[in-house]
FMN riboswitch aptamer (RFN element), 115 nucleotides, folded computationally.
RNA sequence: ACAAAUCUUCAGGAUCGGGUGUGAUUCCCUACUGGCGGUAUAGUCCGCGCGCCAAAAAGGCUGAUUCGGUGAAACUCCGAAACCAACGGUACAGUCCGGAUGAAAGGAGAAAAAA
Numbered sequence: 001a002c003a004a005a006u007c008u009u010c011a012g013g014a015u016c017g018g019g020u021g022u023g024a025u026u027c028c029c030u031a032c033u034g035g036c037g038g039u040a041u042a043g044u045c046c047g048c049g050c051g052c053c054a055a056a057a058a059g060g061c062u063g064a065u066u067c068g069g070u071g072a073a074a075c076u077c078c079g080a081a082a083c084c085a086a087c088g089g090u091a092c093a094g095u096c097c098g099g100a101u102g103a104a105a106g107g108a109g110a111a112a113a114a115a
Stems, first nucleotide, its partner, number of pairs: 006110005017029003031095002033085002035048004043083002051061003065081005087098003
């Protein structure tokens, strides 16, 4: 000096307003939100986490974008129009309540020793 291991800590957002109805932040109109790594800046590309299945593991399953412009390069920027969002509860939920003071991709930091 480099790599691996250890410890600490952080690590998800969002129903304004209106309609129907006994009852809906769940239906209808409308509004709003977007984890982590990679890459020309990404919810919709590639990969991961979360979630679900599985004795438990190995392992498996798991959503959604196009057109035009600029450029050496963009499904990432600009313009336009779209689309997607676990499980349980409840009048059918991406946004309410709950598992969850949880878990975790990953980010940051700390200290010492050995080879």
It was read from a public genome assembly, where an Rfam model found it.